[in-house]
């Protein structure tokens, strides 16, 4: 410099392909159950969908840029 994956709750991750209320596991908070831990069960709280534009009523999801990371090429030593 060129290809190409990925970027979503504190962590892993689904959803995009075919726009239509933003989810599951775990982590937290409370309550229950036990003498009490561990454990389990029941609720509940957490999100600029990496940034910014552009199509649309309506974007996480379709288009453009760029910004981060890993891979793979090439250049250069």
């Nucleotide at each position: 410099c060129g290809g190409g994956g990925c970027g979503u709750a504190g962590c892993g991750c689904a959803g995009c392909c075919u726009g239509g209320u933003a989810g599951c596991g775990u982590a937290c908070a409370u309550g229950c159950a036990u003498g009490g831990g561990g454990u389990g069960c029941a609720u509940g709280g957490g999100g600029u969908c990496g940034u910014g534009a552009g199509u649309u009523c309506g974007a996480a999801u379709c288009u453009c840029a760029c910004c981060g990371u890993c891979c793979c090429g090439a250049c250069c030593a």

Transfer RNA from Methylophilales bacterium UBA4017, 77 nucleotides, folded computationally. The coordinates come from a structure-prediction model, not an experiment, and the mean pLDDT is 83. The sequence was found in a public genome assembly. Its Rfam family is "tRNA". Gene Ontology term of the family: triplet codon-amino acid adaptor activity.